[in-house]
Context: one part of a larger RNA
RNA sequence: GACGAACGCUGGCGGCGUGCUUAACACAUGCAAGUCGAACGGUGAAGCUCCAGCUUGCUGGGGUGGAUCAGUGGCGAACGGGUGAGUAACACGUGAGCAACCUGCCCCCUACUUCGGGAUAAGCCUUGGAAACGGGGUCUAAUACCGGAUAUGAAUGCCUGCCGCAUGGUGGGUGUUGGAAAGUUUUUCGGUGGGGGAUGGGCUCGCGGCCUAUCAGCUUGUUGGUGGGGUAAUGGCCUACCAAGGCGUCGACGGGUAGCCGGCCUGAGAGGGCGACCGGCCACACUGGGACUGAGACACGGCCCAGACUCCUACGGGAGGCAGCAGUGGGGAAUAUUGCACAAUGGGCGCAAGCCUGAUGCAGCGACGCCGCGUGAGGGAUGACGGCCUUCGGGUUGUAAACCUCUUUCAGCAGGGAAGAAGCGCAAGUGACGGUACCUGCAGAAGAAGCGCCGGCUAACUACGUGCCAGCAGCCGCGGUAAUACGUAGGGCGCAAGCGUUGUCC
Numbered sequence: 001g002a003c004g005a006a007c008g009c010u011g012g013c014g015g016c017g018u019g020c021u022u023a024a025c026a027c028a029u030g031c032a033a034g035u036c037g038a039a040c041g042g043u044g045a046a047g048c049u050c051c052a053g054c055u056u057g058c059u060g061g062g063g064u065g066g067a068u069c070a071g072u073g074g075c076g077a078a079c080g081g082g083u084g085a086g087u088a089a090c091a092c093g094u095g096a097g098c099a100a101c102c103u104g105c106c107c108c109c110u111a112c113u114u115c116g117g118g119a120u121a122a123g124c125c126u127u128g129g130a131a132a133c134g135g136g137g138u139c140u141a142a143u144a145c146c147g148g149a150u151a152u153g154a155a156u157g158c159c160u161g162c163c164g165c166a167u168g169g170u171g172g173g174u175g176u177u178g179g180a181a182a183g184u185u186u187u188u189c190g191g192u193g194g195g196g197g198a199u200g201g202g203c204u205c206g207c208g209g210c211c212u213a214u215c216a217g218c219u220u221g222u223u224g225g226u227g228g229g230g231u232a233a234u235g236g237c238c239u240a241c242c243a244a245g246g247c248g249u250c251g252a253c254g255g256g257u258a259g260c261c262g263g264c265c266u267g268a269g270a271g272g273g274c275g276a277c278c279g280g281c282c283a284c285a286c287u288g289g290g291a292c293u294g295a296g297a298c299a300c301g302g303c304c305c306a307g308a309c310u311c312c313u314a315c316g317g318g319a320g321g322c323a324g325c326a327g328u329g330g331g332g333a334a335u336a337u338u339g340c341a342c343a344a345u346g347g348g349c350g351c352a353a354g355c356c357u358g359a360u361g362c363a364g365c366g367a368c369g370c371c372g373c374g375u376g377a378g379g380g381a382u383g384a385c386g387g388c389c390u391u392c393g394g395g396u397u398g399u400a401a402a403c404c405u406c407u408u409u410c411a412g413c414a415g416g417g418a419a420g421a422a423g424c425g426c427a428a429g430u431g432a433c434g435g436u437a438c439c440u441g442c443a444g445a446a447g448a449a450g451c452g453c454c455g456g457c458u459a460a461c462u463a464c465g466u467g468c469c470a471g472c473a474g475c476c477g478c479g480g481u482a483a484u485a486c487g488u489a490g491g492g493c494g495c496a497a498g499c500g501u502u503g504u505c506c
Stems, first nucleotide, its partner, number of pairs: 001505003005502005012373006018366002020331001025329003029326003034075003039072002042069001047064008082284003092208007101201002106197008114148004123138006154177010210256003217247003222244008259281004263274004286307005309320004337363001339362003345359001346357004376406004386397004410447001412442005420433001423430002450495005455476003461490005471478002
């Protein structure tokens, strides 16, 4: 000097930040991922209209209408948010490579969007179970599912031109395989095949970054090859066979520790330490394992299995996973509200209106940090009173106070009162923050100073008490009867809404 700090004493205001570093310990409760009726069949409220009955404002029925609801279907749920357990590794950083790859939504180009079919959920009937959740029968729709036709192009086999960076790449010809879906019609929004782009990812390699030799040898899918499998894709990634290799004192293997980086702190720099907040990447989601769906997961708020734990139970069986936001217990020196709003920014769905969004925007709490402001200003000497010291003359506190003249920041009260909204909506209208910031007025110095130190280092000295006691202390060291070093007082020095102490790093 610095800090995600803590502790002691003290504490006026504001702005901007920041706040479980410990138990990746366990979690009550609420919320954190939905949306689309312009894909579909149902359910059909209000309103409007017609008819009938009449106790003239009610009932019943028809039509229109379309709120709403569960279901089928689509997209999203792989983003966003959290944590740092594991990991010494192509995990990360940086620079290359992929003639070995994928990429939903988005953009551009091109060609098409044809003909059919059978189911099923919801519903209805019935039935099992305490529940969770099912079973059977029957009916029905689609942008759900299946089949056929078409096919420049795609995939693949053969012939062939050109090119390159080893496998090879890219054209031409010729055989085989195989796709589409409607809804609304006013504009639209879509679907399928192919090519390109953009974005996002996957894989490979060079180099770089911890400690330990009181770890010296390690290795059998091990190292390489061939055939096969698997993947979007290369590859011992996996498998069968063959060979006997591969790594290592330039530190293999083992052990310990640890997420990595941009950066942050310190330092003149070189260097050293750290990786909180913010940003990028990685890993994880009660513990271990596994796959399914999908463009994308081996998937925090999905599924299955095993385990530990908790809960419900009619004992047959079930339910759960806060390292999301709040909050609780526990641990700890220690770390906040079970808040408001989708107004803005961004995201998902939707043509849109809109809905959802503990992302986010804000507010609350904490001097935890940084910064700013205030606690008044000018005058005022008989240098008042009081305190302290004294050589008793005085000195000092001290222009300090009183007193006089002013000012009113901040806080307080009252009146006015935003921008953020170039958005959305036909229009009316629409701001969580917030009656906040800000402006104006009012009253009155009025409501606002402490903490540490004063032997040397180191800035600031006397008195009393104590008497190697009580105590102080970062080092040297003070204290045993005049202690500037202990305690108190007066005075002084330093910082100041803080000041000290402790811890850690330079």